[in-house]
RNA sequence: CUUAUUCAGAGUAGCUGAGGGAACAGGCCCUGUGAAGCUCGGCAACCUGCCAAAGGCAAGGUGCUAAAUCCUGCGGUGUAACCGAAAGAUAAG
Numbered sequence: 001c002u003u004a005u006u007c008a009g010a011g012u013a014g015c016u017g018a019g020g021g022a023a024c025a026g027g028c029c030c031u032g033u034g035a036a037g038c039u040c041g042g043c044a045a046c047c048u049g050c051c052a053a054a055g056g057c058a059a060g061g062u063g064c065u066a067a068a069u070c071c072u073g074c075g076g077u078g079u080a081a082c083c084g085a086a087a088g089a090u091a092a093g
Stems, first nucleotide, its partner, number of pairs: 001093006011040001013039003019030003024073004041065003046061002048058004069087001074084004
């Protein structure tokens, strides 16, 4: 850079100890009943392997494991939501 996905799924664990939800702004949340990080466990969208293929299984490469990518920010319909875009994330090339 291109393509695809982005309301599914997944912890009553251990260590540690104060922040975290990408960045900016505004909201709204999570958090000593333990944040982030690491370990272990788990999940199964993509790749991979197998079953003979609609689909299912495995968990090797990655990824993920509060809330839609937590919501809004730009455009449209119109004021409540919806659609699209942008940005971000992940995978494959």
Notes:
Predicted 3D model of a 93-nucleotide RNA (SAM riboswitch aptamer (S box leader)) from a pig gut metagenome. The model forms 97% of the base pairs in the Rfam consensus.